[in-house]
RNA sequence: AGAGGCGCAGUCCUUCAGAAGUAACCGGCGCAAGGAUACGGAACCAUAUUCGCCGCGAGAAAGGGAAGGUCUGCCGAAGUUUCAGACCUGUUCCGUAACGGGUUGAAGCUGGUCCAAACGGAUAAUAUCUGUUGGACUGUCACAGGGCAGACAGAUCCUGUGGAGCGCU
Repeated sequence: AGAGGCGCAGUCCUUCAGAAGUAACCGGCGCAAGGAUACGGAACCAUAUUCGCCGCGAGAAAGGGAAGGUCUGCCGAAGUUUCAGACCUGUUCCGUAACGGGUUGAAGCUGGUCCAAACGGAUAAUAUCUGUUGGACUGUCACAGGGCAGACAGAUCCUGUGGAGCGCU
């Protein structure tokens, strides 16, 4: 420097489904001395707030998903698990904490793609992603055997077994 091939990841655009008849809002009823994850404080409410129920009132969106297209970076591409610091963020506001999410770092595992079932995680989700296990296909190297093949051989082809990308050419 290059290769593996439905190759990996990301950006943007369009459409569709779904989120969901959900949340906010509006109306009605209810609990009863306090009310949102905990504590302290502040504001608000106490005719109520928080919370619960009903409505033939009203009614979204984002993340994520699928299809198509465009551009970019690449071949530990990338993904995932654990740990921990820093930063950001959600739970009315402030402070501390707890839990959750994101970015980043370290270490471990996975050559790649696909399929299936079981168990698990994320999620609104039976979609999708992902971990473990199994199977198939494929690339690569090593070893053994065979073909081209003739005296031998390179390259190459086939079969089998095995290993791992800190690899191979």
Molecule: Lysine riboswitch aptamer
Organism: marine eukaryotic metagenome